[in-house]
Context: one part of a larger RNA
RNA sequence: ACCUACGAGUUGCCGUCACGUGCGAGGUUAAGUAGCUAAGCUACGUAGUCGCAGUGAAAGCGAGCCUGAAGAGGGCGUCAAGUACGUGGAGGCAGACGCGAAACCGAGUGAUCUACACAUGUCCAGGAUGAAGUUCCGGUAACACGGAAUGGAGGUCCGCACCGAUAAGCGUUGAAAAGCUUCCGGAUGAGGUGUGUGUAGGAGUGAAAGGCCAAUCAAACUCGGAGAUAGCUCGUACUCCCCGAAAGGCAUUUAGGUGCCGCGUUCCGUGUUUCCGCCGUGAGGUAGAGCGACCGAUAGGAUGCGAGGGUUUCACCGCCUAUCAAGUCCUGACGAACUCCGAAUGCGCGGCGUUAGAAGCGGAGCAGUAAGGGCAUGGGUGCUAAGGUCCGUGCCCGAGAGGAGAAGAAUCCAGACCGCCGUCUAAGGUCCCGGAAUUCUGCCUGAGUUAGUCUAACGAAGUGAGGUCCCUGAGACAGCCAGGAUGUUGGCUUGGAAGCAGCCAUUCAUUCAAAGAGUGCGUAACAGCUCACUGGUCGAGGGUCCUUGCGUGGAUAAUAAUCGGGUAUAAGGCAGAUACCGAAGGCGCGGGAUAGCAGAGAAAUGAAAAGUAUCGGUAGGGGAGCAUUCCAUCGACGCAGAAUGAGUCAGGUGACUGACUCUGGAGUUUAUGGAAAAGCAAAUGUAGGU
Numbered sequence: 001a002c003c004u005a006c007g008a009g010u011u012g013c014c015g016u017c018a019c020g021u022g023c024g025a026g027g028u029u030a031a032g033u034a035g036c037u038a039a040g041c042u043a044c045g046u047a048g049u050c051g052c053a054g055u056g057a058a059a060g061c062g063a064g065c066c067u068g069a070a071g072a073g074g075g076c077g078u079c080a081a082g083u084a085c086g087u088g089g090a091g092g093c094a095g096a097c098g099c100g101a102a103a104c105c106g107a108g109u110g111a112u113c114u115a116c117a118c119a120u121g122u123c124c125a126g127g128a129u130g131a132a133g134u135u136c137c138g139g140u141a142a143c144a145c146g147g148a149a150u151g152g153a154g155g156u157c158c159g160c161a162c163c164g165a166u167a168a169g170c171g172u173u174g175a176a177a178a179g180c181u182u183c184c185g186g187a188u189g190a191g192g193u194g195u196g197u198g199u200a201g202g203a204g205u206g207a208a209a210g211g212c213c214a215a216u217c218a219a220a221c222u223c224g225g226a227g228a229u230a231g232c233u234c235g236u237a238c239u240c241c242c243c244g245a246a247a248g249g250c251a252u253u254u255a256g257g258u259g260c261c262g263c264g265u266u267c268c269g270u271g272u273u274u275c276c277g278c279c280g281u282g283a284g285g286u287a288g289a290g291c292g293a294c295c296g297a298u299a300g301g302a303u304g305c306g307a308g309g310g311u312u313u314c315a316c317c318g319c320c321u322a323u324c325a326a327g328u329c330c331u332g333a334c335g336a337a338c339u340c341c342g343a344a345u346g347c348g349c350g351g352c353g354u355u356a357g358a359a360g361c362g363g364a365g366c367a368g369u370a371a372g373g374g375c376a377u378g379g380g381u382g383c384u385a386a387g388g389u390c391c392g393u394g395c396c397c398g399a400g401a402g403g404a405g406a407a408g409a410a411u412c413c414a415g416a417c418c419g420c421c422g423u424c425u426a427a428g429g430u431c432c433c434g435g436a437a438u439u440c441u442g443c444c445u446g447a448g449u450u451a452g453u454c455u456a457a458c459g460a461a462g463u464g465a466g467g468u469c470c471c472u473g474a475g476a477c478a479g480c481c482a483g484g485a486u487g488u489u490g491g492c493u494u495g496g497a498a499g500c501a502g503c504c505a506u507u508c509a510u511u512c513a514a515a516g517a518g519u520g521c522g523u524a525a526c527a528g529c530u531c532a533c534u535g536g537u538c539g540a541g542g543g544u545c546c547u548u549g550c551g552u553g554g555a556u557a558a559u560a561a562u563c564g565g566g567u568a569u570a571a572g573g574c575a576g577a578u579a580c581c582g583a584a585g586g587c588g589c590g591g592g593a594u595a596g597c598a599g600a601g602a603a604a605u606g607a608a609a610a611g612u613a614u615c616g617g618u619a620g621g622g623g624a625g626c627a628u629u630c631c632a633u634c635g636a637c638g639c640a641g642a643a644u645g646a647g648u649c650a651g652g653u654g655a656c657u658g659a660c661u662c663u664g665g666a667g668u669u670u671a672u673g674g675a676a677a678a679g680c681a682a683a684u685g686u687a688g689g690u
Stems, first nucleotide, its partner, number of pairs: 001690006011094004016089008026050003032044005054061002064076004097235002100232001104225006115199009124189001126158003129154001133150006162186003167182004201217001204212002238625006249260004262369002264366007273359001276353007288341001289339002295335002299331005306324002308321004357612001372397010402413003417591004422587003428581003431566003437578001439577006450568001458553002462550006469543003479537005485510003490504003516531001520529002592615003626679001628676006635669003645662007
């Protein structure tokens, strides 16, 4: 991992609702007793219990009672259906659908491991060092002291056994649930070790690491309380049919739980009250707008109340201003908590109408949900960040299959009852992969831009379109040829300043086809070159600015690239046209289910044909069935072959059922009812097998 078997809403009591049955203003017995064909049945048993009357705290009164001064008002009642049993739904109390803790408590068992202690034994190769003391010699007045021997101390040194465990390697389903190899620490000591004893679970022991206390220790192990508890996780078993949610609100020692409401479903009642459309009529202060209408904020200019500063003055009066500035005027612009104004939509009410097998509302039974998410849109928050977060409105996913988007919960199209080798379309597509146009008309792009992720500021005689103003056969624009002068070196300044350092100006005048008291280089200053301006040559358009289409640079990410690929100059972009393809959509044909209506019937109930509508679905509600085991009753089948196993075929919407062949060798079972240890793919399920 697979297969087989086992494996989870049960049982009792209590009240509650529905259905069934009995009796009914009544219903019903319990224990018990008796009888019998006896784990049971029948009869008796009226104790009890529910209902038939309420109300008040109560005395009490009573279809009324209480409150109250009350014939008021108000509260609770009256105008009647219950009760017993059975089945089912959910609830309560019990282990209460199953498995699962870590833990808590009680009683015991453990110191053959290990910790410490006690008693008694035992073990430590060899080598080194050489304390005290002693002896001798020297020395001293005597000591002290020195030297040489002797001596053999030490938690001394080196190093086996022994004990340990520093580093590395190996081992890591090991040779081993802690080892092996090499290096390493102690090795006469607080040493190692044998044997016999002691200390026990909130206790021991601990040279102290929360260490150790039998491979278990921040509280051992065994059994018991015990099926502890688990608002948590996982699992929870056959089929078909109808409907079908929620992830809001409020509250919560509450936030992943629960209660009430909301939303679902079933039954009963009500009977258009509902939804939608049109018309009419209301409330409102949002979007916008505005602010010479308030509050607040506010840019520039004009004027300048007043203040500051300076000056003058003994002081006043004055004068001036690179300062501030009320108010007013002109121009401009702002506000969720501003408003002189003010929509659309939405909302309330009334009327009319469409829809009718619908909806709404009320009651009763049963839920689930209360982690939501994406997109669009109106906002808050955040960075007008987030696949962010918090609200409102809508759609979708959730619980939705199908087609498109290369792929892809929620984007686009579209809501799957079943069948069809029919047909038309949607989104999206039509060169090949690939179903369908190498279709048509006009324009654009030349970058493989692009189609084919998104992309800015800014830059550029890319190119298409539209406009604006100016010049132009009285010759434009560009090029070329020629001129570009005089007063004058303008004045000032300056060492110099001559068009060209700088300042000033009436930047003037003259001659001219034209020529600045000079556009830029240049010189120390001149000189020189050049421009404006003019003539000639040439011969037709030229130039400025604005708007806009498609392109261009800007353009950068880590394994090898790519638009889904090939490829494409259209098979790219824009505008249009006609075809076609394309889905579980529409239509056609065939079939099924659900629903109510008409009709029958006293009711319960059963229910044909045609037509109509509907039939995606998680949590969840409701309905109808299949299978398994056992029992009851009437039967049936079976050695001329039951159950079982294997295979083939057939039937049914399905769970399933039947036939035949082989196997097998003795039981099986229809129908109608009843009772359940009543259905497995999952629980790191349990056991066995492979």
Predicted 3D model of a 690-nucleotide part of an RNA (large-subunit ribosomal RNA, domain II) from Prevotella sp. The full RNA is in RNAcentral, with records from ENA. Rfam family: Bacterial large subunit ribosomal RNA. Its mean pLDDT, the model's own confidence on a scale to 100, is 83.